[in-house]
RNA sequence: GGAGUACGCCGGGUGACCGCUCCCGCUCGGCGGGAGAGGAAAGUCCGGGCUUCAUUGGACAGGGUGCUGGAUAACGUCCUGUCGGGGCGACCCGAAGGAAAGUGCCACAGAAACAUACCGCGCGCUCUCACAAGGAUCGCGUAAGGGUGAAAUCGUGAGGUAAGAGCUCACGGAGUUCCGCGGAGACGCGGGCUCGGGUAAACCCCACCUGAAGCAAGACCGCUCGAACUCCCUCGCACGGCGAGGGACGGACGUCCAACCGCACGAGCCACGUCGCACCGAGGUGCGCGGUGACGCGCAUCCCAGAGAGAUGGUCACCACCCGCUCCGCGGGGACAGAAUCCGGCUUACAGGCGUACUCCCAAA
Numbered sequence: 001g002g003a004g005u006a007c008g009c010c011g012g013g014u015g016a017c018c019g020c021u022c023c024c025g026c027u028c029g030g031c032g033g034g035a036g037a038g039g040a041a042a043g044u045c046c047g048g049g050c051u052u053c054a055u056u057g058g059a060c061a062g063g064g065u066g067c068u069g070g071a072u073a074a075c076g077u078c079c080u081g082u083c084g085g086g087g088c089g090a091c092c093c094g095a096a097g098g099a100a101a102g103u104g105c106c107a108c109a110g111a112a113a114c115a116u117a118c119c120g121c122g123c124g125c126u127c128u129c130a131c132a133a134g135g136a137u138c139g140c141g142u143a144a145g146g147g148u149g150a151a152a153u154c155g156u157g158a159g160g161u162a163a164g165a166g167c168u169c170a171c172g173g174a175g176u177u178c179c180g181c182g183g184a185g186a187c188g189c190g191g192g193c194u195c196g197g198g199u200a201a202a203c204c205c206c207a208c209c210u211g212a213a214g215c216a217a218g219a220c221c222g223c224u225c226g227a228a229c230u231c232c233c234u235c236g237c238a239c240g241g242c243g244a245g246g247g248a249c250g251g252a253c254g255u256c257c258a259a260c261c262g263c264a265c266g267a268g269c270c271a272c273g274u275c276g277c278a279c280c281g282a283g284g285u286g287c288g289c290g291g292u293g294a295c296g297c298g299c300a301u302c303c304c305a306g307a308g309a310g311a312u313g314g315u316c317a318c319c320a321c322c323c324g325c326u327c328c329g330c331g332g333g334g335a336c337a338g339a340a341u342c343c344g345g346c347u348u349a350c351a352g353g354c355g356u357a358c359u360c361c362c363a364a365a
């Protein structure tokens, strides 16, 4: 100097005038003060706080997650480590439990894909042939060579054999419910044993978690109408009813069981009202301590939108940033995009700019 990787930040500021929404105060139909759209407010993909379903517990079903150890209110998120894959590397990706519980599937090609012999190689009988060689039929042995394929009795090499084969050996690969060492653990190293595979983002098995619906959830307030205090049996009593026991029926949630309970309302009208609704928040910021880290603890400080068809704006000037030029001035530019119950994440979009750390290449000293 060039090319990259990971992370973080900004993405406008100041003043004046006018306008809008909320809060507070006041001498109150106005005045004063304060605040007012994001890093993603987006997607609605996850997790919750909160609300309702008159209840509680358990089991099954259904659903979700899936390497270890941690963080968190929780999560499918995040941190850390291990293993596998990609990259020269910094780093990135992983749907990362189990194929030795069982059932399936592996098209086409190929002889054969939970099995097999098409071509081939070797031996033997017979025939042909002058003997032989060669050739043909049959039988036996074989899976090293060739072909097909994503994958063919694990691979390479040597020995051995009639020809071959883990048949034997060496070095590798895969598996392991075996042993030793290290590690909290996933795993790693070494040894032994075994040798057709793959696939669970196929069914399934195993471990853990899990009720449903959602702020248009819901709560409150006025009027009117209707309905309702389940049914059966037995017993008692103060007997037109009440109480006790048993059974049936019904009741959160798809089913079942147990406990518990026995009105567990319905419709219309009106204002389409008030609350929910923003300061007790898993809150923001700064500093310190602990931790590799996610994060936790302590101290201090702050209140940072609350609309309800939906406010947060307009104009002017100056400054800041970026680009260009005839350069100390002139001209131009500004991305993705708008809160709607509130938080923690993930994913996606983004003109232009800044910073930190690391990797690779080239050159010079």
Base pairs, nucleotide, nucleotide: 001361002360003359004358005357006356007355008354009353010352012319013318014317015316016315017314018313020036021035022034023033024032025031026030038336042347043346045345046344047343048342049341050214051213052212053211055259056258057257058256059255060254062210063209064208065207066206067081069079070078071077082096083094084093085092086091097205098204102203103202104199105198106197118146119145120142121141122140123139124138126136127135128134154172155171156170157169158168159167173195174194175193176192178191179190180189181188182187218275219274220273222269223268224267225266226265230248231247232246233245234244235243236242237241249262250261251260283302284301285300286299287298288297289296290295321333322332323331324330325329